Transfer RNA from Candidatus Aciduliprofundum sp., 77 nucleotides, folded computationally. Its Rfam family is "tRNA". The family's RNA type in Rfam is transfer RNA. The sequence is in RNAcentral, with records from ENA and MGnify. NCBI's taxonomy places the organism under Archaea, Methanobacteriati, Thermoplasmatota, Candidatus Aciduliprofundum.

RNA sequence: GGGCCGGUAGAUCAGCCCGGUAGAUCGCCGCUCUCGCAAGGCGGAGGUCCGGGGUUCGAAUCCCCGCCGGUCCACCA
Numbered sequence: 001g002g003g004c005c006g007g008u009a010g011a012u013c014a015g016c017c018c019g020g021u022a023g024a025u026c027g028c029c030g031c032u033c034u035c036g037c038a039a040g041g042c043g044g045a046g047g048u049c050c051g052g053g054g055u056u057c058g059a060a061u062c063c064c065c066g067c068c069g070g071u072c073c074a075c076c077a
Stems, first nucleotide, its partner, number of pairs: 001073007010026004020057001028044005050066005
């Protein structure tokens, strides 16, 4: 330098192909249960989806540029 994959909740990841204003599990908070704790049951909070621009009535999703991480190839000394 080139190719590919990835970046979404505190964590690990779906959703993207095929556009319709975001979900699972764990964790966290409250209630319940218990003599008490844990487990179980019920409920809740939490993300403007890496950044910018474009297309569109509408973008996590499509297009362009950039940043970060991973991986492979090439090149150089």